RNAcentral holds the full RNA, with entries from ENA. A computed fold for a 679-nucleotide part of an RNA from a Candidatus Shapirobacteria bacterium, annotated as large-subunit ribosomal RNA, domain II. Taxonomically the source falls in Candidatus Shapironibacteriota (Bacteria, Bacteria candidate phyla).
[in-house]
Context: one part of a larger RNA
RNA sequence: ACCGGUGAGUAUUCGAUGACCGCUAGUUUAACCUUGUUUAACAAGGGGAGGCGGAGCGAAAGCAAGUCUUAAAAGGCGUCCAGCGGCUAUCGGAUGACCCGAAACCGGGCGAGCUAACCAUGAGCAGGGUGAACCCCGAUUAACAUCGUGGGGGAGGCCCGUACCAGUGUCUGGUUCAAAAGGCUUGGAUGACUUGUGGUUAGGGGUAAUAUGCUAAACGAGCCCGGAGAUAGCUGGUUCUCCCCGAAAUAUAUAUAGGUAUAGCGGUGUUGUUAUCUUUUGGUGGGGUAGAGCACUGAAUGGUGGCAGGGCAGCAAUGUCUUGUCAUCAAUCAAACUCCGAAUACGCCAAAAGCACACACCAGUCAGUCUUGCCGGGCUAAGCUGGUGAGACUAAAGGGAAACAGCCCAGACUCUCAUCUAAGGUCUCUAAAUUUUACUUAAGUGUCAUAAGGAAGUGAAAUUCCUAAAACACCCAGGAGGUUGGCUCAGAAGCAGCCAUCCUUUAAAGAAAGCGUAACAGCUCACUGGACGAGGAAUUUUGCGCCGUAAAUUCAGGAGGCUAAAGUAAAUACCGAAGAUAGAGGCUCAACGCAAGUUGAGCGGUAGGGGAGCGUCGAUAUCGCGGUGAAGGUGAUGACGUAAGUUGCGCUGGAGCGUUAUCGAGUGAGAAUGCCGGU
Numbered sequence: 001a002c003c004g005g006u007g008a009g010u011a012u013u014c015g016a017u018g019a020c021c022g023c024u025a026g027u028u029u030a031a032c033c034u035u036g037u038u039u040a041a042c043a044a045g046g047g048g049a050g051g052c053g054g055a056g057c058g059a060a061a062g063c064a065a066g067u068c069u070u071a072a073a074a075g076g077c078g079u080c081c082a083g084c085g086g087c088u089a090u091c092g093g094a095u096g097a098c099c100c101g102a103a104a105c106c107g108g109g110c111g112a113g114c115u116a117a118c119c120a121u122g123a124g125c126a127g128g129g130u131g132a133a134c135c136c137c138g139a140u141u142a143a144c145a146u147c148g149u150g151g152g153g154g155a156g157g158c159c160c161g162u163a164c165c166a167g168u169g170u171c172u173g174g175u176u177c178a179a180a181a182g183g184c185u186u187g188g189a190u191g192a193c194u195u196g197u198g199g200u201u202a203g204g205g206g207u208a209a210u211a212u213g214c215u216a217a218a219c220g221a222g223c224c225c226g227g228a229g230a231u232a233g234c235u236g237g238u239u240c241u242c243c244c245c246g247a248a249a250u251a252u253a254u255a256u257a258g259g260u261a262u263a264g265c266g267g268u269g270u271u272g273u274u275a276u277c278u279u280u281u282g283g284u285g286g287g288g289u290a291g292a293g294c295a296c297u298g299a300a301u302g303g304u305g306g307c308a309g310g311g312c313a314g315c316a317a318u319g320u321c322u323u324g325u326c327a328u329c330a331a332u333c334a335a336a337c338u339c340c341g342a343a344u345a346c347g348c349c350a351a352a353a354g355c356a357c358a359c360a361c362c363a364g365u366c367a368g369u370c371u372u373g374c375c376g377g378g379c380u381a382a383g384c385u386g387g388u389g390a391g392a393c394u395a396a397a398g399g400g401a402a403a404c405a406g407c408c409c410a411g412a413c414u415c416u417c418a419u420c421u422a423a424g425g426u427c428u429c430u431a432a433a434u435u436u437u438a439c440u441u442a443a444g445u446g447u448c449a450u451a452a453g454g455a456a457g458u459g460a461a462a463u464u465c466c467u468a469a470a471a472c473a474c475c476c477a478g479g480a481g482g483u484u485g486g487c488u489c490a491g492a493a494g495c496a497g498c499c500a501u502c503c504u505u506u507a508a509a510g511a512a513a514g515c516g517u518a519a520c521a522g523c524u525c526a527c528u529g530g531a532c533g534a535g536g537a538a539u540u541u542u543g544c545g546c547c548g549u550a551a552a553u554u555c556a557g558g559a560g561g562c563u564a565a566a567g568u569a570a571a572u573a574c575c576g577a578a579g580a581u582a583g584a585g586g587c588u589c590a591a592c593g594c595a596a597g598u599u600g601a602g603c604g605g606u607a608g609g610g611g612a613g614c615g616u617c618g619a620u621a622u623c624g625c626g627g628u629g630a631a632g633g634u635g636a637u638g639a640c641g642u643a644a645g646u647u648g649c650g651c652u653g654g655a656g657c658g659u660u661a662u663c664g665a666g667u668g669a670g671a672a673u674g675c676c677g678g679u
Base pairs, nucleotide, nucleotide: 001679002678003677004676005675006674011095012094013093014092015091016090017089018088020086021085022084023083026052027051028050032046033045034044035043036042037041056063057062066077067076068075069074098237099236101234105227106226107225108224109223110222116201117200118199119198120197121196122195123194124193125191127160128159129158130156134152135151136150137148138147139146164188165187166186169184170183171182172181203219205215206214207213212221240613241612242611243610244609245608250263251262252261253260254259264365265364266362267361268360269359271358272357273356277354278353279352280351281350282349283348284347285346291340292338293337297334298333299332301330302329303328304327305326306325307324308323309322310321311320312319313318368393369392370391371390372389373388374387375386376385377384398409399408400407413585414584415583416582418581419580420579424575425574426573427560428559429558433572435571436570437569438568439567440566446562447561453547454546457544458543459542460541461540462539463538464537465536466535475530476529477528478527480504481503482502485499486498487497510525513524514523515522586603587602588601589600590599591598592597614668616665617664618663619662620661621660623658624657625656632652633651634650635649637648638647639646640645
């Protein structure tokens, strides 16, 4: 891992509601007793003690269709409505209570053959080094002291290093030689040393040179058994079929927030009612939102004037700058401003249409998500967070969006090699237009989204001006004189700077628009003539493009590719879904019907509710089958049924099995890191 087996709402009791049964103003026995039998028990008979019901009210005495409060009035609860028992279904309480699962807690025992400490009694430590005290000898001293390469001596939690003990670093090993080892290396090695044997201390206890270490390979409290099926608002699992309906992820409360209760939303009812509810229309209400406004509350800009200050200048008058406040004018802002003020929404009344509502019982839900409209928080960030209205998903399949829960279209009872459409598409992949008309784009823009800003890209529209008296552009020629204007300056001559910016000759020419020189010079320009010969200059609006524009495997519209097969404005066809239609069939509900059936409406579905069935094992009765072959097994083997399933046939197997009716369950397996077995 697979296969086979096994594996989870049960039992007792009490209560509630419903179906059925018995008796009925009643109903019912409990313990216990007797008898019988097929004797873990059952049946029949006895047993009326007691329970529930038949009357209530009051705290009670008590009274009673009434009673209690009370002086009374008035009010409360009653006066009407059949119950009791059994059986059964569902649910609830108590019990282990659908199954498996803790870590833990408590009790009684077993452990110091591991390890910790201690007690008693034994044992072990190659060799080498160092050389304390002390003694002797010698020197020396009056003596004590002191001294010496002197001789002995042999101390030490001394040194080096075996055994022994330890376990520093590293390598190997790591389904191992080994549930801690092996190699090299390393620390101690006469000591607080190591070790044998025997003994002592025991679980909130021991022992501990304290590491929460050790206490028999897992110790912040050992192990074994028991209380015990502890408890688990937590996780996982919970086994056959078909049919009908079908949620919630909210409010309130909660030592409450992943739990629960009540309400909300679902289901069932041969219970009751049309009061109720929904939609539309008409009528009638309250409001303070959107908007708007500045009349209040605040915010906030500018002008004018008044008043009260301050600074600066001034002898002063006064001037100027500025602060606050008031008035006024103009233009503004506000969720917690309003002189105003909708549309919707909501309440009530009426009508019409639809059909729903209440009650009883049974639930599940209390983590929601995205899209979109309007808002709060945030950065007018988030696949963010909190509301509110709608939709979808959840619990919804199908078509489109390449792929893609929540987007667009559309709600799947079954079948059809029929038709029409939706969204979306029609060159090929790929079903359907290489369709029609008119434009645009040259950027592969585009065929999926993208900023400010920039540019003689290009299309359309508009305005002003110049132009055959010759425009615009190129070309030829001129572009002068007073004068080097004055000042300044080393110089300043159109062209460093300051001031002025005239006059003349002219077709025209600035006391000069730019380059240039040290200063001049020089080259252009404005302006003018000629030549040329037809459009030109400037501005604004707008369509489509360009730049701006940087990401990591394939360049990226899904691809090929496309100049339309791109974009704009139109048009006509076609394709396209489980939609609609057509045909056939099934089921549910309603109406009608004696029935058969007809007509109509419906049949996606998680949690969940309801209904109807299939199969397994056993019991009783019944009818049957079986060595001329039961059960069981097996065969992509036949038939039947909507399904669970039923049945035939072949092979195998070798002795029991089935139909029908009713009853009873240890009654259905794919999941629980399930359990047992096999391979």